[in-house]
Model confidence (mean pLDDT): 76 of 100. Bacterial RNase P class A from an uncultured Chromatiaceae bacterium, 366 nucleotides, folded computationally. It matches the Rfam family "Bacterial RNase P class A". Rfam links the family to the GO terms ribonuclease P activity, tRNA processing and dimeric ribonuclease P complex. The family's RNA type in Rfam is ribozyme. It was read from a public genome assembly, where an Rfam model found it.

RNA sequence: GGAGUCGACCGGAUAGUCGCUGUGUGGCGCUGCCACGCAGAGGAAAGUCCGGGCUCCGGCGGGCAGGGUGCCAGGUAACGCCUGGGGGACGUGAGUCCACGGAAAGUGCCGCAGAAAAUAUACCGCCUGACUUUCGAGUCCGGUAAGGGUGAAAUGGUGUCGGUAAGAGCGCACCGCGCCGGUGGCAACACUGGUGGCAGGGUAAACCCCACCCGGAGCAAGACCAAAUAGGGGAACGGGCAGCAGAGAUGCUGCAACGCGUGGCCCGCGCGUGUUCCCGGGUAGGUCGCAUGAGGCGCACGGCGACGUGCGUCCAAGAUGAAUGACUGUCCUCGACAGAACCCGGCUUAUCGGCCAACUCCUGAC
Numbered sequence: 001g002g003a004g005u006c007g008a009c010c011g012g013a014u015a016g017u018c019g020c021u022g023u024g025u026g027g028c029g030c031u032g033c034c035a036c037g038c039a040g041a042g043g044a045a046a047g048u049c050c051g052g053g054c055u056c057c058g059g060c061g062g063g064c065a066g067g068g069u070g071c072c073a074g075g076u077a078a079c080g081c082c083u084g085g086g087g088g089a090c091g092u093g094a095g096u097c098c099a100c101g102g103a104a105a106g107u108g109c110c111g112c113a114g115a116a117a118a119u120a121u122a123c124c125g126c127c128u129g130a131c132u133u134u135c136g137a138g139u140c141c142g143g144u145a146a147g148g149g150u151g152a153a154a155u156g157g158u159g160u161c162g163g164u165a166a167g168a169g170c171g172c173a174c175c176g177c178g179c180c181g182g183u184g185g186c187a188a189c190a191c192u193g194g195u196g197g198c199a200g201g202g203u204a205a206a207c208c209c210c211a212c213c214c215g216g217a218g219c220a221a222g223a224c225c226a227a228a229u230a231g232g233g234g235a236a237c238g239g240g241c242a243g244c245a246g247a248g249a250u251g252c253u254g255c256a257a258c259g260c261g262u263g264g265c266c267c268g269c270g271c272g273u274g275u276u277c278c279c280g281g282g283u284a285g286g287u288c289g290c291a292u293g294a295g296g297c298g299c300a301c302g303g304c305g306a307c308g309u310g311c312g313u314c315c316a317a318g319a320u321g322a323a324u325g326a327c328u329g330u331c332c333u334c335g336a337c338a339g340a341a342c343c344c345g346g347c348u349u350a351u352c353g354g355c356c357a358a359c360u361c362c363u364g365a366c
Base pairs, nucleotide, nucleotide: 001362002361003360004359005358007356009354010353012331013330014329015328016327017326018325020040021039022038023037024036025035026034027033028032042337046348047347049346050345051344052343053342054218055217056216057215066214067213068212069211070210071085072084073083074082075081086100087098088097089096090095101209102208106207107206108203109202110201123148124147125144126143127142129140130139131138132137156175157174158173159172161171162170176198177196178195179194180193181192182191183190184189222288223287224286225285232279233278234277235276236275237274240255241254242253243252244251245250257273258272259271260270261269262268295314296313297312298311299310300309301308302307332335
């Protein structure tokens, strides 16, 4: 200098004017309004995919069903997250990716091609024998699975080894695998000794088996205050006349009386009728939940690390038709993805560009 890997940070700046939400102080004619001051979106506020807090409901405990997770150890409130380690795959490397338990418990499935996709089997080929022969070879009985061919995958692999008619774990050596041990490690696992000719393909984000985890619904959760209306409970007072029902309480009908409307007033006409108070109810509306929290920052200590402990310090949006905006000036590298809605920890996805740290490979110079 070039090409990369990985982790963290920033996300136009500034001034003015006019608005919006919250809040402190003060004032007023106080369900509120006004003045001044202060604060006012994100790294993902997103997807709502996991895990928890909180709230209500349910619940002795356990099981079934259903769902989820799945190498080991640790971290955490918890997790499917994170850290460290092991194994496998990829990369020269830094590093990246992996649902990474069980296929010798059982069941199912394996398209096309191919003889055969798992009881087994043989298309070409190879070989002994028999027969034929135009001497090139052909046909038949049998042997074989080393070679070719098919396929993603072919019944452990390699061998200038032995063996054989040709072959074959048939025998041998090494590798792999199973079983029994040893050493190291908390463990996953690694290394290693002996032993068995090999148990007998793949597939479990197929059923299934094993281990562990999970009660349900969600802030429109839920709690409180409380106009109004209907129905409900209680107390006090009132209830003229007649008829009907009923033992009564009481109810119904008509008249009267009273109130309201129409109207200047009366008659008339229409409508309505126990009154008052309390409890209770809970609609509109309001308040809380709701911003101090598994909180941020700094330092020290423990730990490889995730993280933990201690001390100090800080308070940082809170709407509810739902605020966080608009315009103008100046400057620059001309500005991406996108906007809270109970809160928090993660994951995933989107994102113009800028900047920093660590590391790797290649090349050159000293």